[in-house]
A computed fold for a 346-nucleotide part of an RNA from a Cryomorphaceae bacterium, annotated as small-subunit ribosomal RNA, central domain. The full RNA is in RNAcentral, with records from ENA and SILVA.
Context: one part of a larger RNA
RNA sequence: UUGGGUUUAAAGGGUGCGUAGGCGGCUUAAUAAGUCAGUGGUGAAAUCCCGGGGCUCAACUCCGGAACUGCCAUUGAUACUGUUAAGCUUGAAUCUAUUUGAAGUGGGCGGAAUACGACAUGUAGCGGUGAAAUGCAUAGAUAUGUCGUAGAACACCGAUUGCGAAGGCAGCUCACUAAGUUAGUAUUGACGCUGAUGCACGAAAGCGUGGGGAGCGAACAGGAUUAGAUACCCUGGUAGUCCACGCCGUAAACGAUGGUCACUCGCUGUUGGCAACACACUGUCAGUGGCUGAGCGAAAGCAUUAAGUGACCCACCUGGGGAGUACGUUCGCAAGAAUGAAACUC
Numbered sequence: 001u002u003g004g005g006u007u008u009a010a011a012g013g014g015u016g017c018g019u020a021g022g023c024g025g026c027u028u029a030a031u032a033a034g035u036c037a038g039u040g041g042u043g044a045a046a047u048c049c050c051g052g053g054g055c056u057c058a059a060c061u062c063c064g065g066a067a068c069u070g071c072c073a074u075u076g077a078u079a080c081u082g083u084u085a086a087g088c089u090u091g092a093a094u095c096u097a098u099u100u101g102a103a104g105u106g107g108g109c110g111g112a113a114u115a116c117g118a119c120a121u122g123u124a125g126c127g128g129u130g131a132a133a134u135g136c137a138u139a140g141a142u143a144u145g146u147c148g149u150a151g152a153a154c155a156c157c158g159a160u161u162g163c164g165a166a167g168g169c170a171g172c173u174c175a176c177u178a179a180g181u182u183a184g185u186a187u188u189g190a191c192g193c194u195g196a197u198g199c200a201c202g203a204a205a206g207c208g209u210g211g212g213g214a215g216c217g218a219a220c221a222g223g224a225u226u227a228g229a230u231a232c233c234c235u236g237g238u239a240g241u242c243c244a245c246g247c248c249g250u251a252a253a254c255g256a257u258g259g260u261c262a263c264u265c266g267c268u269g270u271u272g273g274c275a276a277c278a279c280a281c282u283g284u285c286a287g288u289g290g291c292u293g294a295g296c297g298a299a300a301g302c303a304u305u306a307a308g309u310g311a312c313c314c315a316c317c318u319g320g321g322g323a324g325u326a327c328g329u330u331c332g333c334a335a336g337a338a339u340g341a342a343a344c345u346c
Base pairs, nucleotide, nucleotide: 004317005316006315007300008299012314014201015200016199017198021194022193023192025088026087027086028085029084030083031082033081034080035077036076037075038074039073040072041071042070049065050064051063052062053061054060091191092188093187094186095184096183097182099180100179103177104176105175106174107173108172109171110154114150115149116148117147118146119145120144121143125136126135162169163168206247207246208245209244210243211242215241216240220236221235222234223233258313259312260311261310262309263308266291267290268289269288270287271286272285273284274283275282295302296301319346320345321344328339329338330337331336
């Protein structure tokens, strides 16, 4: 490299957009580049192969043939691929009408809880644990009531629910923005699929500047436990968690399952539309679950949301360790990220 593979054995890029490239619906005509056929030229000799000859045989060597699977030219064929031209509507997109949702961004508002502060009532404990102690408290705590302030998160509804490309998204409301579905079959007429490099987005933690800081809480301190206890438990508590702007670019970024299209036995839920309808029921389209066949699979299992049967494109794997390390390079403020070996060893 080929073959073979990628849910769990090594292996699907975190996700999208998209450049080059690869691949690409139906019909007709032209062309004849690819493709196929014939002919001509060339394809040195030697070598290889076949049939013979010569050294006693053989190696070796000589003669003849075939072959040299290629290239060039020419004459044809036109199914497929390509190119050109014309058309089509099923793919794709648009339009109209409806509808759906925790989809995004910004603003406003709300109640419960917590903490703190003030005042009042009130008196000796509170808190915490397996048990305790540290801690708080007669300078009046805990508890109860009223008022005020602050920040963060939104109980119930709530669900194998819904939305989003993924990360992710949940109090109510307003503005702006995006998307999907269904119905009509109105418009364009292949405008499509995938996508190396690239660009954008990307949980948490972390970083920079400025705010904010209730609760929680790495580090840290103390109390316990213990042989010890740099822990698990308890009392405190700084960064952080929150906001704005900028970076970082990683996760068991998981369905451990790349994307698109087509086809393939059933049963049963559920979400959103549509048809008819008074509802129920039924049908259909798009999602989202469970169970079970054929088939597949090493098995577990998957099974129309495939891990089944096919097509196209991309990414990745090639024994374990060394190692996602070293070196170099790129990026980053840094932390580090990306790319990514070898010796050696089993």